Predicted 3D model of a 147-nucleotide part of an RNA (small-subunit ribosomal RNA, 3' minor domain) from a Gemmatimonadales bacterium. The prediction has a mean pLDDT of 85.

[in-house]
Context: one part of a larger RNA
Order: sequence, then structure tokens, then C1' cells
RNA sequence: CACCGCCCGUCACGUCACGAAAGCCGGCAACGCCUGAAGCCGGUGGGCUAACCCUUCGGGGAGGCAGCCGUCGAGGGCGGGGCUGGUGAUUGGGACGAAGUCGUAACAAGGUAGCCGUAGCGGAAGCUGCGGCUGGAUCACCUCCUU
Repeated sequence: CACCGCCCGUCACGUCACGAAAGCCGGCAACGCCUGAAGCCGGUGGGCUAACCCUUCGGGGAGGCAGCCGUCGAGGGCGGGGCUGGUGAUUGGGACGAAGUCGUAACAAGGUAGCCGUAGCGGAAGCUGCGGCUGGAUCACCUCCUU
């Protein structure tokens, strides 16, 4: 820069982040079932056994060991869920971007006063109906208050 003003929304172009999405790929902690090492504990212990006890010296007893069974158990396998991250054709709006498109909704009674709620409709801003507000201009009248 002061109406040759301001300004709204769709559409087009560009950049960025975000959401949705058939899915795809991971991470985490649990859960259920299966399996189950070492080891502790419990049971068994017909095989083995220097110390202790008995002995007729052959052996017997006590205790112990191997072996076997069981509980717990690291890990592994299978399964359906939970939480969470990445990615994903396509899709949705958003923010931003000197000079793009269409119109002109708002701001002066913005040329149909505007706005709020709601419903329907429309390329878009919006329009229409119903209810509400004055944060409406103008003209006239009435009531009240102040001087």
C1' cells in the first nucleotide's frame, strides 16, 4: 500500500509428517501341552562293598555305592492368543509453499444482516428449512433512567 482493499473453499502442482489398509517381516513377556541334561531330595536297591558289630573264619549284620523309579528342573519342540516395532498396492484428510484454476461465502445494510445449533441439498466457497442470539445498519413510535 488504506474497497483497484481484505478475504473463503474446491481443484491442479510441489515438499513434509500423520492416519486407514489385503497382508508381509521382526521384537518382548507370559500361558497350555510334549520332551527333559546336570544336580538336590524321596523311594527302591535281588548287583557291589576296606574301616563298625558278630563269627564256627565259610560268612552274616549295620552302613554305604552302582543301577532303577519318581518330584523339582536349564534348555528344546509344538500351539493359540497378548503387547509392540518395521514395511505395504491403494486410500484419507492435515501443514507448508512470490505471482496456477473456478467462483465470491465473510468483512461497510459486503449488496439475501451476520452468527450459533440442527436437518436436507450442492463443483466449491455455500444454499435452504426450523429454533435461538445481537456481537445488526436504517427509519419511526412507546416505556423507563440520567442531565